[in-house]
Context: one part of a larger RNA
RNA sequence: CUCGUUAAGGAACUCGGCAAAUUGACCCCGUAACUUAGGGAUAAGGGGUGCCUUCCGUCCCGAGCAAUCGUGAUGGAAGGCCGCAGAGAAAUGGCCCAGGCGACUGUUUACCAAAAACACAGGUCUGCGCAAACUCGUAAGAGGACGUAUGCAGACUGACGCCUGCCCGGUGCCGGAAGGUUAAGGGGAAGGGUCAUCCCGGAUUCGUCCGGGAGAAGCUCAUAACUUAAGCCCCGGUAAACGGCGGCCUUAACUAUGAAGGUCCUAUGGUAGCGAAGUUCCUUGUCGGGUAAGUUCCGACCUGCAUGAAUGGCGUAACGACUUGGGCGCUGUCUCAACGAGCUGCUCG
Numbered sequence: 001c002u003c004g005u006u007a008a009g010g011a012a013c014u015c016g017g018c019a020a021a022u023u024g025a026c027c028c029c030g031u032a033a034c035u036u037a038g039g040g041a042u043a044a045g046g047g048g049u050g051c052c053u054u055c056c057g058u059c060c061c062g063a064g065c066a067a068u069c070g071u072g073a074u075g076g077a078a079g080g081c082c083g084c085a086g087a088g089a090a091a092u093g094g095c096c097c098a099g100g101c102g103a104c105u106g107u108u109u110a111c112c113a114a115a116a117a118c119a120c121a122g123g124u125c126u127g128c129g130c131a132a133a134c135u136c137g138u139a140a141g142a143g144g145a146c147g148u149a150u151g152c153a154g155a156c157u158g159a160c161g162c163c164u165g166c167c168c169g170g171u172g173c174c175g176g177a178a179g180g181u182u183a184a185g186g187g188g189a190a191g192g193g194u195c196a197u198c199c200c201g202g203a204u205u206c207g208u209c210c211g212g213g214a215g216a217a218g219c220u221c222a223u224a225a226c227u228u229a230a231g232c233c234c235c236g237g238u239a240a241a242c243g244g245c246g247g248c249c250u251u252a253a254c255u256a257u258g259a260a261g262g263u264c265c266u267a268u269g270g271u272a273g274c275g276a277a278g279u280u281c282c283u284u285g286u287c288g289g290g291u292a293a294g295u296u297c298c299g300a301c302c303u304g305c306a307u308g309a310a311u312g313g314c315g316u317a318a319c320g321a322c323u324u325g326g327g328c329g330c331u332g333u334c335u336c337a338a339c340g341a342g343c344u345g346c347u348c349g
Stems, first nucleotide, its partner, number of pairs: 001342006008335002012333001017330001025049005034039001036159001050081010061070003082086001094328007101320002106118002122157007134143003160315004165245003170242002172238005179233003185227002191221004197214007246264005273307001274304001285301005
């Protein structure tokens, strides 16, 4: 290390009965709450089981005209025999009570997680009329589908039962188009630059030169009004869309409490349910139950730090290698260790 056995006790062990032990097959009896009437259920809890002889039945086959007889299979009864022990070995459910979660069978982190996670049937919403929406691809093309709204795609929820309240102010989506804003494009007023030419002044060798000003067309620079879509603003709708669902003060003939009133804010102020919860900080809340003793558990209460209705709420039979608490049985888990078997390591030879 892997096994076997163990006095008395029997979970005192431990985070926790982890591990081990108990149970176990077949036949008969018997079987609760609850329930979706199928289940629960092998519930639970009991009894029996070998061999020999005799007798009574059932069935197949064979023989026989038949009564019946024979081989075999099977059920029952009575009497008897042996052992500590008769499913004589092996294989072969421990059970019950009460919560939580998930309806269920399934699926998953190949190699630390199998679960309350995922999926699921069912429910709801949204998109899509077919060259569909959607997806892949630069495209051709393909899937969807050789389908056609009882269909396909996307999202959320997750059997079933009872239900699913209020808020459209914000964000999103859908609808609207009057007004505001708004791009490129269209449009081209007025202006700037340049400049032929002209004008003025000065100089002049009369050829012209210098300085200043005005300035058409063209070219060019910058560009106003006006025109103009969606979007946004705006107006509506929509929450099984994302989401959200208050505070303070006063008040009843003891006290306490507050049906009620007032006031502020808000889009609306949490409805039914459930509630110290897998959610409760204070907290081992308080009361009750279970224990001699219970930070866990169960039932209640409600003061919900910070529950709550398809991010579904609350129940729920059945189911679960899930999880929590309790009990019976059983045991080397333990009090407390001992002996035995096999294997390995180490030491010696």

Predicted 3D model of a 349-nucleotide part of an RNA (large-subunit ribosomal RNA, domain IV) from a Planctomycetota bacterium. Rfam family: Bacterial large subunit ribosomal RNA. The coordinates come from a structure-prediction model, not an experiment, and the mean pLDDT is 86.